Context: one part of a larger RNA
RNA sequence: GCCCGGGAGUUAUUGUCAGCGGCAAGCUUAAGUGCUUACGGCACGGAGGCGUAGUGAAAGCGAGCCUGAAUAGGGCGACGAGUCGUUGGCAAUAGACCCGAAACGGAGGUGAUCUACCCAUGGCCAGGCUGAACCUCGAGUAAAAUCGAGUGGAGGGCCGAACCGGUGAACCUUGAGAAGUUCUCGGAUGAGCUGUGGGUUGGAGUGAAAGGCUAAUCAAACCCCGUAAUAGCUGGUUCUUUCCGAAAUAUAUUUAGGUAUAGCGUCAUGUAUAAGCGAUGGGGGUAGAGCACUGAAAAGGCUAGGGGGCUUACCGGCUUACCAAACCUUAUCAAACUCCGAAUACCAUCGUGGUUAGCAUGGCAGUCAGACUGUGGGGGAUAAGCUUCAUGGUCGAGAGGGAAACAGCCCAGACCACCAACUAAGGUCCCUAAUCGUAUCUCAGUGGAAAAGGAUGUGAAUUUUCUUUGACAGUGGGGAUGUUGGCUUAGAGGCAGCCACCAUUUAAACAAAGCGUAAUAGCUGACCCAUCGAGAGAGUUUGCGCCGAAAAUGAUCGGGACUUAAGAUACGAACCGAAGUUGUGGACUCCGCUUUGCGGAGUGGUAGGAAAGCGUUCCAGCAGCAUCGAAGCAGAAACGGUAAGUGACUGUGGAGCGGCUGGAAGUGAGAAUCCGGGC
Numbered sequence: 001g002c003c004c005g006g007g008a009g010u011u012a013u014u015g016u017c018a019g020c021g022g023c024a025a026g027c028u029u030a031a032g033u034g035c036u037u038a039c040g041g042c043a044c045g046g047a048g049g050c051g052u053a054g055u056g057a058a059a060g061c062g063a064g065c066c067u068g069a070a071u072a073g074g075g076c077g078a079c080g081a082g083u084c085g086u087u088g089g090c091a092a093u094a095g096a097c098c099c100g101a102a103a104c105g106g107a108g109g110u111g112a113u114c115u116a117c118c119c120a121u122g123g124c125c126a127g128g129c130u131g132a133a134c135c136u137c138g139a140g141u142a143a144a145a146u147c148g149a150g151u152g153g154a155g156g157g158c159c160g161a162a163c164c165g166g167u168g169a170a171c172c173u174u175g176a177g178a179a180g181u182u183c184u185c186g187g188a189u190g191a192g193c194u195g196u197g198g199g200u201u202g203g204a205g206u207g208a209a210a211g212g213c214u215a216a217u218c219a220a221a222c223c224c225c226g227u228a229a230u231a232g233c234u235g236g237u238u239c240u241u242u243c244c245g246a247a248a249u250a251u252a253u254u255u256a257g258g259u260a261u262a263g264c265g266u267c268a269u270g271u272a273u274a275a276g277c278g279a280u281g282g283g284g285g286u287a288g289a290g291c292a293c294u295g296a297a298a299a300g301g302c303u304a305g306g307g308g309g310c311u312u313a314c315c316g317g318c319u320u321a322c323c324a325a326a327c328c329u330u331a332u333c334a335a336a337c338u339c340c341g342a343a344u345a346c347c348a349u350c351g352u353g354g355u356u357a358g359c360a361u362g363g364c365a366g367u368c369a370g371a372c373u374g375u376g377g378g379g380g381a382u383a384a385g386c387u388u389c390a391u392g393g394u395c396g397a398g399a400g401g402g403a404a405a406c407a408g409c410c411c412a413g414a415c416c417a418c419c420a421a422c423u424a425a426g427g428u429c430c431c432u433a434a435u436c437g438u439a440u441c442u443c444a445g446u447g448g449a450a451a452a453g454g455a456u457g458u459g460a461a462u463u464u465u466c467u468u469u470g471a472c473a474g475u476g477g478g479g480a481u482g483u484u485g486g487c488u489u490a491g492a493g494g495c496a497g498c499c500a501c502c503a504u505u506u507a508a509a510c511a512a513a514g515c516g517u518a519a520u521a522g523c524u525g526a527c528c529c530a531u532c533g534a535g536a537g538a539g540u541u542u543g544c545g546c547c548g549a550a551a552a553u554g555a556u557c558g559g560g561a562c563u564u565a566a567g568a569u570a571c572g573a574a575c576c577g578a579a580g581u582u583g584u585g586g587a588c589u590c591c592g593c594u595u596u597g598c599g600g601a602g603u604g605g606u607a608g609g610a611a612a613g614c615g616u617u618c619c620a621g622c623a624g625c626a627u628c629g630a631a632g633c634a635g636a637a638a639c640g641g642u643a644a645g646u647g648a649c650u651g652u653g654g655a656g657c658g659g660c661u662g663g664a665a666g667u668g669a670g671a672a673u674c675c676g677g678g679c
Stems, first nucleotide, its partner, number of pairs: 001679006011094013026050003032044005054061002064076004097236002100233001104226003108223003116200009125190001127159003130155001135150005163187003168183004202218001204214003239613006249262005263367002265364007276352007288340001289338002294334003298330004303324001305323002307320005370395010400411003415586004420582003426576003429560003435573007447562001453547002457544010474531005480504003485499003510525001513524003587603007614668001616665007624657002632652004638646002
C1' cells in the first nucleotide's frame, strides 16, 4: 500500500416545544400493599404534584390588588384549559459523538544486577628516565651557616605498554553495532584502576555541579490507581431521495481562530400586509461650482510699517530694480471654507402591483478567518495578488460557453432523456464548428506590451505667403563706386572692439550674414539679371504607423501562418456558437380550476432546517420455503424503482431461511499518521 473484519450523537433523570392519545375544571398517582393464568399484567394506595385568582415587601384585601390624600393617573391582573401518558426535536446534569495530550494527585507499590556517592574486604600497574630530604666524606667557620663529592630513592615528577579514558578525522548512519570500527590522542604510584559483598531513592537519593546520574526512561524514574483527567485545539463521524437554503456583519467579552444576544436560514401557527413602479410632498449640504466668510496663494498697481543709501547737533528731510499689511485689478486653491448646489439615496401620502415577497409568536440551526472585480473614499508612493470602510456583482455554496490554459472577468443559472431547432458572450484561412460584400487606412509582422521626447513616414481637413507681370530648387553671370567710413590700434582694408550706418552708379549689390588673413588677399551669402516653365514654402488640427524599447533553460500572436489581409476603421448581410431559450417524451414540488385530468409556476447548491423512504440484526403474530438442497459465495435475465435496492434462473455449498404486519436497536464505512488480521 491493497484486501477482510472492527470503528463514532447513546442511556438515565429533569425541563421545554411539537405530533399523537386518555380524561377534563379538573388531571395524575409515588413508595407500598393485595391478586394473578407467573416475570407479563390487574386492582388498591390521593401522601404529594400541576391547574382552577390575583395582587402587595407584608399585615392583608380579593375580580381585583398595589402605589397614593385621592373617586386622579400609573403598575400587575380578571373576561376559563388544563393535566397525565407516549413518540420526536433541543437543553441541563452525568465520560455524553469517537480517538488524541503534555501534565496533576496517591501515608499505594517496584527498583542502586546500569549508573552516582559511600562502607567493608581483596586484586592490579612491562620497561626506561629524572635524582628532593636524610646520611657519609671533604672544604669551610670561633661555632654555625654555606659549598663540593658520594650515598640515598622522594614526587597528585618525566617517556611509555597492560589498564582506564575518549582529542581530531574518516568510515558506518534501513549499521556488524539503539553510540561501533580504524588511524590519531589524554592519564598511566594516583584525587589511580578494578573484583566481591553491603548502604542511600522519587520532590527523594547521589552529584570534583553537566540539571548530570538513579536499569536503552530524568527540570522529578518505573508500575498501578484517581481515569473514559481536561483539551475554547487538530483529525474522523458510515444508506437514498425530495423541498427550502445561509453567514464570514453589529454589540459585548482576560475578547480577538472561543462564546452570548441581534442580523441572515428553516419548520410550524397566526395575521394582512411587503418589494417594485408612477405621481405628489419633504428634509439635506455630497458631486459640481464659487470666493460672500475662514484660511492658503501668483503677478501688477497703490500705499501704511520695516530694512538699505544720502543728508543731519537735534527735530527731521530726500531716495530706493529691498521686505510688505490693508485696499484695487487680473488669475487661482481647500476633508475639517460656502454666497450657491444637483443626480441618486432616504422618509411620507395616494395610485398601481401582488400564489411568489412582508409582519408576529414559537421550535431547530449554522454563521462571527471571507476572496476578487466595478464604483466612491481613507491609509500607502493617486505602489502591491497591500490595507481599511461604503455601495453593486461574482466566487464562496455555481456546473455549462468565452477569455489558449485561468475560484472572483464576459455570457449564462445544470430535474432526466434526445444523432432536433434558435440564440448569448465570443467567433467564422488551417489546427477548429462557422463569411461574404462595400468604402478607406496601415508596410511597422504595427497588429501580437510602454512614457517623456524625437523625426521631410504616410492619409485627411484647414490657415497663410510667393507664383505665367515667371514663383521654389538647380545652372550661368553680376554682387560695384566715394571707401582702407570715422575712432581705436603695431596693424584694424565689410568681418578684434567702439560710434555711425550715409551717399552715388544701378537690373541689383549690405559702410556687410558666415568662412578666411598678421593685416591685405581669397571663398560664399544677402540682393539682381539670364536660363528653365508650374507649382513652391511655412504653419495648425487629426487618422494609422517609426525611433525611444536591455534579463536571465528555446523561441513564439494558443500554434501554423497572414500584407488591396487572415491587421485597423466604418457600414451591411449571413452563419457558427452554451447544460440559456424552444421542441418531443418522462419524473417530482407548489398553486389554480370547468377536479381524477388539464392549466400555470417551479426543481444548481456548502453550513444548516424540514420531509419521505431503502437496507441490517433480533422479538411477536400470520401465512410459507427447504437434503427433490436453506444461508453464504460467483454469475445474471428481468424487474422494478428517481434512488437506497429486489431478483427468477445457473453453478458452488450442505442446514437452515426468507415474506407480510407491527415492535426493539450494539442499524449502514473510504478516509480518523484509526484498531486487529492477511498478503
This is a predicted structure of a 679-nucleotide part of an RNA (large-subunit ribosomal RNA, domain II) from a soda lake metagenome. Rfam family: Bacterial large subunit ribosomal RNA. Rfam links the family to the GO terms structural constituent of ribosome and ribosome.